[in-house]
RNA sequence: GGGCACAUAGCGGAGUGGUUUACCGCAUCGGUUUUCGGUUUCGACUGAUUCCCGAAGGUCAUGGGUUCGAUCCCCAUUGUGCUCU
Repeated sequence: GGGCACAUAGCGGAGUGGUUUACCGCAUCGGUUUUCGGUUUCGACUGAUUCCCGAAGGUCAUGGGUUCGAUCCCCAUUGUGCUCU
């Protein structure tokens, strides 16, 4: 230098043109439930564990283009990985 693939929430992933909300798991926060401890002025407070509910968190790498409509298709750029010389 050439080619290919990838970039989606703090982390890991799904979503390959369709409407109003981009979803899942883990993590975070609030509430609730189970069980076992600790403290106690016996009112309660607190640690761990468990069930469920809810909330917050996204300029879908960046910039253009196509389209009535783009996370999805096209181009360029950036980054990462693989490969060829």